[in-house]
Transfer RNA from an uncultured bacterium, 72 nucleotides, folded computationally. It matches the Rfam family "tRNA". Rfam links the family to the GO term triplet codon-amino acid adaptor activity.
């Protein structure tokens, strides 16, 4: 330089067009002399940035910047 992937809640991840879940942490109640464990419940995601396509976009498509591999 060029091809390929990748980004989403504090953290790691599902979803490939139709309210963004799950699991960890965090907050509170329970349960216990008491911590943990476990039980309810809560809680946080403008989905890397701009645009386009659609009735509708996290999903398709440009174009920037960032990570991560492979050529050279």
């Nucleotide at each position: 330089u060029g091809c390929g992937g990748g980004g989403a809640a504090g953290u790691g991840u599902a979803c490939c067009g139709g309210u963004u879940g799950c699991a960890c942490g965090c907050g509170a109640g329970g349960c216990u002399c008491a911590u943990a464990a476990c039980c309810u419940u809560g809680u946080a995601g403008u989905a890397g940035u701009a645009g386009g396509u659609u009735c509708g976009a996290u999903u398709c498509c440009u174009a920037c910047a960032c990570c991560c591999g492979c050529a050279a």